[in-house]
RNA sequence: GACAAUCGCGGGCACCUUAGUACGAAAGUGCGGUGCAUGAGGAAAGUCCGGGCUCCAUAGGACAGGGUGCCGGGCAGUUCCCGGUGAAGGCAACUUUAAGGAAAGUGCAACAGAAAAGAAAACCGCCCGAAAGGGUAAGGAUGAAAAGGCGAGGUAAGAGCUCACCGGCGAUGUGGAGACAUAUCGGCCUUGUAAACCCCAUCCGGAGCAACGUCGUGGUAGGCUAUAACCGUGGUCCGCGGGCCUUAGGAGACGGCUUGAACGUUUUAGAGAUAUUACGUCUAGAUAGAUGAUUGUCAUAUACAGAACCCGGCUUA
RNA sequence: GAUCUGUAGUGUAACGGUAACAGACCGGACCUUUAAUCCGUGAGAUGAGGGUUCAAAUCCCUCCGGAUCC
Numbered sequence: 001g002a003c004a005a006u007c008g009c010g011g012g013c014a015c016c017u018u019a020g021u022a023c024g025a026a027a028g029u030g031c032g033g034u035g036c037a038u039g040a041g042g043a044a045a046g047u048c049c050g051g052g053c054u055c056c057a058u059a060g061g062a063c064a065g066g067g068u069g070c071c072g073g074g075c076a077g078u079u080c081c082c083g084g085u086g087a088a089g090g091c092a093a094c095u096u097u098a099a100g101g102a103a104a105g106u107g108c109a110a111c112a113g114a115a116a117a118g119a120a121a122a123c124c125g126c127c128c129g130a131a132a133g134g135g136u137a138a139g140g141a142u143g144a145a146a147a148g149g150c151g152a153g154g155u156a157a158g159a160g161c162u163c164a165c166c167g168g169c170g171a172u173g174u175g176g177a178g179a180c181a182u183a184u185c186g187g188c189c190u191u192g193u194a195a196a197c198c199c200c201a202u203c204c205g206g207a208g209c210a211a212c213g214u215c216g217u218g219g220u221a222g223g224c225u226a227u228a229a230c231c232g233u234g235g236u237c238c239g240c241g242g243g244c245c246u247u248a249g250g251a252g253a254c255g256g257c258u259u260g261a262a263c264g265u266u267u268u269a270g271a272g273a274u275a276u277u278a279c280g281u282c283u284a285g286a287u288a289g290a291u292g293a294u295u296g297u298c299a300u301a302u303a304c305a306g307a308a309c310c311c312g313g314c315u316u317a
Numbered sequence: 318g319a320u321c322u323g324u325a326g327u328g329u330a331a332c333g334g335u336a337a338c339a340g341a342c343c344g345g346a347c348c349u350u351u352a353a354u355c356c357g358u359g360a361g362a363u364g365a366g367g368g369u370u371c372a373a374a375u376c377c378c379u380c381c382g383g384a385u386c387c
Base pairs, nucleotide, nucleotide: 001298002297003296004295005294006293007292009039010038012036013035014034015033016032020031021030022029023028041304045315046314048313049312050311051310052309053208054207055206056205065204066203067202068201069200070084071083072082073081074080085099086097087096088095089094100199101198105197106196107193108192109191123140124139125136126135127134128133148166149165151163152162153161167189169186170185171184172183173182174181175180212255213254214253215252221246222245223244224243230242231241232240233239262281263280264279265278268275269274299302318386319385320384321383322382323381327339328338329337334371342359343357344356345355346354364380365379366378367377368376
């Protein structure tokens, strides 16, 4: 842990004065007694998202603040789910993906290095030159990153200076719902960082069941009344005891509280998420807080852990 | 249900760029000894795991611990 037996506990239903107890004339009511069925989870957890519900000033607009961020679909809705695109990793099957904008602007890039973003910069090297000086970013050196890559032409030496291919940007065409893919052309090309500020698009009123509603005999405040009336005691009178009403709401009680975007099987549509048809089921609701104990048998030797307004996701165990 | 926080044994620092300071600890000097004082390449830390970035205590996410309020 599973099964069986016995004894308990929670709320529910039925029955009972046959045991007891409080009130009542009684009927009966409350506690109670007996019986019946029923009684934690996949996470009940974290409170990370979204919603229901309730109240507040009905919450329309704007600012601030915050969230989200490829495309299409699903859902009540989402930081969720499904399918795709791109990117990254992998030999591959496949896996992962917080993935708008760096050509609107600002900031930052330590140390090293000549230079860290200004088409800027000459330390070594190369070339011209007698030297002074000039040219040169191809090579070296520094760095996480060096101003598109690589090859050819070209040149004094070099350089997108020119050309082919590749990458990026822009325009046009084609395919696709779209993200995007692909072809042609063009100038010859502008680092990285937005989980830095920011820009663009889009969403968000706030609080939370200790919300909130009803009752409310203490105390407070206001009003009314005074040898009265009323209530209790009591068979009646005397007597004795208690003032009465309202507002508001503390303690407390009741509601909110469990039938729900529910669950199981099934039909249809769809790649799928999901939607839908038919039938069936009712499945904890406490308020100091139940779900346990003992015995026996068996086994793989017994995990993580326990409701507290509810539901959908996510995360973690 | 709501919010804040975590850096050496302790108390505090640190613009995304070498984790620093003071006590405490350890060792040495001084002293007859201890304390105090002085000296030191002395030892000692970002709660855990991922992610962004060239680079994370710092930014983002998920857990863990602690504290506070209703």
This is a predicted complex of two RNAs, RNase P RNA and transfer RNA, with 387 nucleotides together. Model confidence (mean pLDDT): 76 of 100. It holds a member of the Rfam family "Bacterial RNase P class A". Rfam's curators write: Ribonuclease P (RNase P) is a ubiquitous endoribonuclease, found in archaea, bacteria and eukarya as well as chloroplasts and mitochondria.